[in-house]
Molecule: c-di-GMP-I riboswitch aptamer
Organism: Planctomycetales bacterium
RNA sequence: CCUCGAUAAGGGCAACUCGGCCGAUGACCUCGGUCGGGGCGCAAAGCCACGGGGGCGUCGCACGUUAAGGCGUGCGGCGACAAGCCCGGCUGCCGAA
Numbered sequence: 001c002c003u004c005g006a007u008a009a010g011g012g013c014a015a016c017u018c019g020g021c022c023g024a025u026g027a028c029c030u031c032g033g034u035c036g037g038g039g040c041g042c043a044a045a046g047c048c049a050c051g052g053g054g055g056c057g058u059c060g061c062a063c064g065u066u067a068a069g070g071c072g073u074g075c076g077g078c079g080a081c082a083a084g085c086c087c088g089g090c091u092g093c094c095g096a097a
Base pairs, nucleotide, nucleotide: 004095005094012042013041016038017037018036019035020034021033022032023031024030040084046090047089048088051087052086053085056079057078058077059076060075061074062073063072064071065070
C1' cells in the first nucleotide's frame, strides 16, 4: 500500500416509532417541516439520478375488459421529493486477524 472487517477505541448516519412546536383546514383526520426521546439497521446509510437496470409518478398509444366512469396488461416519452432496491463511479475514519 492492497485485500479484508474485530464482542477493539473514539466518533458518524438513522428505517420505523412516541411526544412537543410550526404550516396547510373553520376544526378534526391526514400530510409536510422542525426539535427532543427510543433505535430496525449501515464500514461508506458520505457524494454522484448527466453511467446502466429495476421500482415510483405522470402523459400518450395499442390491446383486453366494463352500460359508462373506470380498471388491467404491454410499449414509448417526460420527471425527481428515488443513492436505506441492485450494479457502477468518486472520496474517506480506525486497524485485530